[in-house]
């Protein structure tokens, strides 16, 4: 140093081609249940979708920097 490729919730990860309130599973809190606790089921919090800038009526998704992981190639 090039080329690819990922970053979304406390952790793994979905989200198709730009659209509609940003989800799901685990984990936390709360409640039913039970002598407790565990399992089970209900419910809740909890994100400015690396970070900035651009296009657009509208951006997690498209373009550009640059940040960090990953492979490959020098």
């Nucleotide at each position: 140093g090039u080329g690819c490729u990922c970053u979304u919730a406390g952790c793994u990860c979905a989200g198709u081609c730009g659209g509609a309130u940003a989800g799901a599973g685990c984990g936390g809190c709360g409640g039913u249940c039970u002598c407790c606790u565990a399992a089970a089921c209900c419910g809740c919090a909890g994100g400015u979708c690396g970070a900035g800038a651009g296009u657009u009526c509208g951006a997690a998704u498209c373009c550009c920097u640059c940040a960090g992981g990953g492979c490959a190639c020098a």

A computed fold for a 74-nucleotide RNA from Schleiferilactobacillus harbinensis, annotated as transfer RNA. Lineage of the source: Bacteria > Bacillati > Bacillota > Lactobacillaceae > Schleiferilactobacillus. Rfam family: tRNA. Rfam classes the family as a transfer RNA. The RNAcentral record of the sequence draws on ENA. Model confidence (mean pLDDT): 82 of 100.